[in-house]
Context: one part of a larger RNA
RNA sequence: CGCACGAAAUUUGAGGGAACCUGUCCUUAGUACGAGAGGACCGGGACGGACGCACCUCUGGUGUACCGGCUGUCACGCCAGUGGCAUUGCCGGGUAGCUAUGUGCGGAUUGGAGAAACGCUGAAAGCAUCUAAGCGUGAAGCCAUUCCCAAGAUUAGAUUUCGCGGGGGCAACCCCCUAAAGGAUCGUUAGAGACCAUAACGUUGAUAGGUCACAGGUGUAAGCAUAGCGAUAUGUUGAGCCGAGUGAUACUAAUAGUCCGUGAGG
Numbered sequence: 001c002g003c004a005c006g007a008a009a010u011u012u013g014a015g016g017g018a019a020c021c022u023g024u025c026c027u028u029a030g031u032a033c034g035a036g037a038g039g040a041c042c043g044g045g046a047c048g049g050a051c052g053c054a055c056c057u058c059u060g061g062u063g064u065a066c067c068g069g070c071u072g073u074c075a076c077g078c079c080a081g082u083g084g085c086a087u088u089g090c091c092g093g094g095u096a097g098c099u100a101u102g103u104g105c106g107g108a109u110u111g112g113a114g115a116a117a118c119g120c121u122g123a124a125a126g127c128a129u130c131u132a133a134g135c136g137u138g139a140a141g142c143c144a145u146u147c148c149c150a151a152g153a154u155u156a157g158a159u160u161u162c163g164c165g166g167g168g169g170c171a172a173c174c175c176c177c178u179a180a181a182g183g184a185u186c187g188u189u190a191g192a193g194a195c196c197a198u199a200a201c202g203u204u205g206a207u208a209g210g211u212c213a214c215a216g217g218u219g220u221a222a223g224c225a226u227a228g229c230g231a232u233a234u235g236u237u238g239a240g241c242c243g244a245g246u247g248a249u250a251c252u253a254a255u256a257g258u259c260c261g262u263g264a265g266g
Base pairs, nucleotide, nucleotide: 001152005163006162007161008160009159010158011157015149016148017147018146021049022048023047024046025045026044027043033038051106052105053104054103055102059100060099061098062097066093067092068091069090070089071086072085073084074083075082076081110144111143112142117137118136119135120134164265165176166175167174168173177263182260183259184258185257186202187201188200189199190198207253208252209251210249211248212247213246214245216242217241218240223236224235225234226233227232
């Protein structure tokens, strides 16, 4: 821009894409078969491999914005306690998120047309013949069935709901009034993200921050007291600190506004 009014939703599915895998064991049954050795079809069940999709409860990884330990040095006047730098200085752990090696799930089933093949009926050709007319069975393959996208499918589909004036003029159009439904801008953001877009919210508010509580991580802070000559230990104390998590709470910021979109539809 189109889809011949505008708008918000819900959809149909022309068409396109993805997937389609396979093993072992048990049973049927040591049965059918076979002199024996051996050893099934058909059917039922269990457990796997590789592959794919999703997810983070578990097991782990990462986690330079969390906690702790350690060394050197500099600084905060000194002690104590802290901070800077040294690859994040080094080391031990680790929330959220993201992840696989972790977890869950998937390949099904059924129908149609039919390959090779196997048949029925059956002439040409008094017989025979699956074929010439006609009718069946038949594959991990084909078309559907499963999952995903999908009306720019210009053949532009369907359904639901919402919205919009008076006068003049034959009409095109003009005058006055008006600015709907809805959308955007702007702002707070994240289940989204390079930007854009998408999604949530904007005081009739929990959108983010803060605060409070909890979860979770680290692992018993500082100060003081006691014991010891002291290093240190013990008590206060599962303490103190704590990023992204969960819930609550308007304390802070989403204020106020502006613009587009018209008037019943060639």
Predicted 3D model of a 266-nucleotide part of an RNA (large-subunit ribosomal RNA, domain VI) from a bioreactor metagenome. The full RNA is in RNAcentral, with records from SILVA. Model confidence (mean pLDDT): 87 of 100. Rfam family: Bacterial large subunit ribosomal RNA.